[in-house]
Context: one part of a larger RNA
């Protein structure tokens, strides 16, 4: 010097990306227990109070009594508010990530009429299924509660007895070359024969998309409103400086002496927005941001013991 413990004036997060690490609470009786709510819970919410031993008595009330200390040692929860995300309980990167990923109950489309669709497999068979549409696949959202707006013009699926476009080849007839023949090779000529493309409608919880200039109220500012171009239609509700906001530490309250983080709230949305789901939400969560009590060597500011290792000297 390190390392694993223990102890520590005053102060008590001043440490620090962050209270990381430590400390604190802690079992058991009893009182009591708020917001919120999906009435089930939140809740061991929070806040407090007790305890040893000895007497007759089943036991207690009661009284006596000893100690600094009686859940006397060990086990043994730190609490409360707020916000995002994600319903929950589960899984997940064996060896840097457990999460806001994945499932997931619910939702919604879509394909399948059974010798189904879908799969696997050269077949044969096989799963699906000893099932049958309240059943099987498949794709998307993701409890729940309020909902879920416009566009089919592109693209992509369904459908539709025309027309048109569609490729090799089959087959008829004739002619020419060969050939003893059978037939083979050439040119032509008539006929047949698909899907797909085209064209038309429909569909968006099918991929996906949801404007731009100019002007206008008797203070000023704004613009209900008007006028023009564009487009398949021009973003409805809801929410918004957000896990989404360059400009930006946005304007304004809260909260601190002091706040680039929080919380509210406003709309000027670079570039929010409806199952690629939207906005809310008890309850949950080894998730993330912030506060605030306790607590404390994290720190002011390091000491000090014991045990190990290193190092030195004998």
């Nucleotide at each position: 010097u390190u390392g694993u413990a223990u102890u520590g004036a005053a102060g008590g997060a001043a440490c620090u990306c962050g209270g990381c690490a430590a400390a604190u609470u802690a079992a058991c009786u009893c009182u009591g227990u708020a917001c919120g709510u999906u009435c089930g819970c939140a809740a061991u919410a929070a806040a407090g109070a007790g305890a040893g031993c000895c007497a007759a008595u089943c036991a207690a009330a009661u009284g006596g009594u000893a100690g600094c200390a009686u859940a006397a040692a060990a086990u043994a929860a730190g609490a409360a508010g707020u916000a995002a995300c994600g319903a929950c309980u589960g899984g997940u990167u064996a060896u840097c990530a457990a999460a806001a990923c994945c499932a997931c109950a619910g939702g919604a489309c879509u394909c399948u009429g059974c010798a189904a669709a879908u799969u696997u497999g050269u077949a044969a068979a096989a799963a699906a299924a000893a099932g049958u549409a309240u059943a099987g696949g498949g794709u998307c959202u993701g409890a729940c509660g309020u909902c879920u707006g416009c566009c089919c013009g592109g693209u992509a699926c369904u459908u539709a007895a025309a027309a048109a476009u569609a490729a090799a080849a089959a087959a008829u007839u004739u002619a020419g070359g060969u050939g003893u023949a059978a037939g083979c090779c050439u040119a032509a000529u008539u006929u047949u024969u698909a899907a797909a493309u085209c064209u038309a409608a429909g569909u968006a919880a099918a991929c996906g998309g949801c404007g731009g200039u100019u002007c206008u109220a008797a203070c000023u500012a704004u613009a209900a409103g008007a006028a023009u171009c564009c487009u398949u239609a021009g973003g409805u509700a809801g929410c918004g400086a957000a896990a989404u906001u360059c400009c930006u530490u946005g304007g304004c309250g809260g909260g601190u002496a002091a706040a680039u983080u929080c919380c509210g709230u406003c709309c000027u949305g670079c570039a929010u927005g409806a199952a690629u789901g939207a906005c809310g939400u008890a309850a949950c969560g080894a998730u993330u941001g912030c506060u605030u009590c306790a607590c404390u060597g994290u720190c002011u500011c390091c000491a000090a013991u014991a045990c190990a290792a290193a190092u030195u000297c004998a």

Predicted 3D model of a 314-nucleotide part of an RNA (large-subunit ribosomal RNA, domain IV) from Gracilariopsis panamensis. The full RNA is in RNAcentral, with records from ENA. Its mean pLDDT, the model's own confidence on a scale to 100, is 85.